RNA sequence: GGACAAUUAGCUCAGUUGGUUAGAGCGUCACAUUGACAUUGUGAAGGUCACUGGUUCGAAUCCAGUAUUGUCCA
Numbered sequence: 001g002g003a004c005a006a007u008u009a010g011c012u013c014a015g016u017u018g019g020u021u022a023g024a025g026c027g028u029c030a031c032a033u034u035g036a037c038a039u040u041g042u043g044a045a046g047g048u049c050a051c052u053g054g055u056u057c058g059a060a061u062c063c064a065g066u067a068u069u070g071u072c073c074a
Base pairs, nucleotide, nucleotide: 001073002072003071004070005069006068007067010026011025012024013023019057028044029043030042031041032040050066051065052064053063054062
């Protein structure tokens, strides 16, 4: 220098052909349970869907560019 892939909650990841409120597990917090802890149960908080622009009535999803990370080629 070139090609490909990934980027969504604190972490690991789903998200169907663009359409009703963006989700799960783990973690965190509160309550219940216990003599206490753990386990378990219930509930809650936590997101600019990497960024910018475009297409569309409507974008996490499509298109272009940028950034970061990884793999491969030279």